[in-house]
Small-subunit ribosomal RNA, central domain from Linaria vulgaris, 350 nucleotides, folded computationally. The organism belongs to Linaria, within Eukaryota. Its Rfam family is "Bacterial small subunit ribosomal RNA". Rfam links the family to the GO terms structural constituent of ribosome and ribosome.
Context: one part of a larger RNA
RNA sequence: UUGGGCAUAAAGCGUCCGUAGGUGGCUUUUUAAGUCCGUCGCCAAAUCCCGGAGCUCAACCCUGGACAGGCGAGGGAAACUACUAAGCUGGAGUGCGGUAGGGGUAGAGGGAGUUUUUGAUGGAACGGUGCAAUGCGUAGAGUUCGAAAAUAACUCCAUAGGCGAAAACACUCUGCUGGGCCGACAUUGACACUGAGAGACGAAAAUCAAGGGAGCGAAUGGGAUUACAUACCCUAGUAGUCCUAGCCGUAAACGAUGGAUACUAGGUGUUGUGCGUAUCGACCCUUGCAAUGUUGUAGCUAAUGUGUUAAAUAUCCCGCCCGGAGAGUACGUUCACAAGAAUAAAACUC
Numbered sequence: 001u002u003g004g005g006c007a008u009a010a011a012g013c014g015u016c017c018g019u020a021g022g023u024g025g026c027u028u029u030u031u032a033a034g035u036c037c038g039u040c041g042c043c044a045a046a047u048c049c050c051g052g053a054g055c056u057c058a059a060c061c062c063u064g065g066a067c068a069g070g071c072g073a074g075g076g077a078a079a080c081u082a083c084u085a086a087g088c089u090g091g092a093g094u095g096c097g098g099u100a101g102g103g104g105u106a107g108a109g110g111g112a113g114u115u116u117u118u119g120a121u122g123g124a125a126c127g128g129u130g131c132a133a134u135g136c137g138u139a140g141a142g143u144u145c146g147a148a149a150a151u152a153a154c155u156c157c158a159u160a161g162g163c164g165a166a167a168a169c170a171c172u173c174u175g176c177u178g179g180g181c182c183g184a185c186a187u188u189g190a191c192a193c194u195g196a197g198a199g200a201c202g203a204a205a206a207u208c209a210a211g212g213g214a215g216c217g218a219a220u221g222g223g224a225u226u227a228c229a230u231a232c233c234c235u236a237g238u239a240g241u242c243c244u245a246g247c248c249g250u251a252a253a254c255g256a257u258g259g260a261u262a263c264u265a266g267g268u269g270u271u272g273u274g275c276g277u278a279u280c281g282a283c284c285c286u287u288g289c290a291a292u293g294u295u296g297u298a299g300c301u302a303a304u305g306u307g308u309u310a311a312a313u314a315u316c317c318c319g320c321c322c323g324g325a326g327a328g329u330a331c332g333u334u335c336a337c338a339a340g341a342a343u344a345a346a347a348c349u350c
Stems, first nucleotide, its partner, number of pairs: 003322004007304002012318001014201003021194003025088004031082001033081002035077003039073005049065004054060001091191001092188004096183004103177007110154001114150007126135001162169001207246001209244001211242001215241002220236004258317005266295009276285001299306002323350002332343004
């Protein structure tokens, strides 16, 4: 490379947006580029293959014919792809009426807890553990009751529940704001899908500057444990954790499962929203669409399992894999303040 693959064996980019490109609904029309059918010309000889012939056979040599394809010219066909022109509404948008939501962002407010300070109480312990000790306390701790301040997080509701592209998002209220879903019509008329590069967002940790610092707590000191104990346990405790403006760009960023469309048994829940039925009304009953679970048929799978939210059946587009180790490393390049990130080998070896 071909081919086969990518939940768990190697393999789905962390997620989206979108350029080029690839692919693309229904009907009629045009052209004839692709496509298809004849015709003609060319693709030296030798070689290879087949038939025949000559050296006594064979190798060898002579003669005839191709196979397999390719290029060009001209003639025709018009189903499909493409092109041209026109139309359609089922895909996709827009408008209208509803609706659920921890979606985002900015501001304001709240109570409980913790710690510290302070006033009172009161007089010997407290704290901690497997047992202890370090620690704290007669300079009055701990306890209990007031007051004040500070910081971080929001009990119950709460859930296989919601929302968001993912990361993520939950005390309460308000402003601004994105997206979704449902419904009946109107409207545009294929405007679509995917998406190399590019761009945006992206937990935690780290980093930079100015703040903040209650609790927790890498590092570090001390006490234990132990043969040792650079640990697990305890007591302290710096960075950090928090906020603002940057930077970093990685995670078992997981459903270890890329996106889109169509199609293929059911049962049973939940969320949102409709129709019918029922009723005074709410339930009840039946059913549609969207989302989210569970169980399960056919099928698939090495098995586990999956199974209308597919890992079934098909089509389109992208990404990725090709024995282990060396190695996600070296070198080079790009990015970054740095830490490092991205790209990414080989020798040697089994």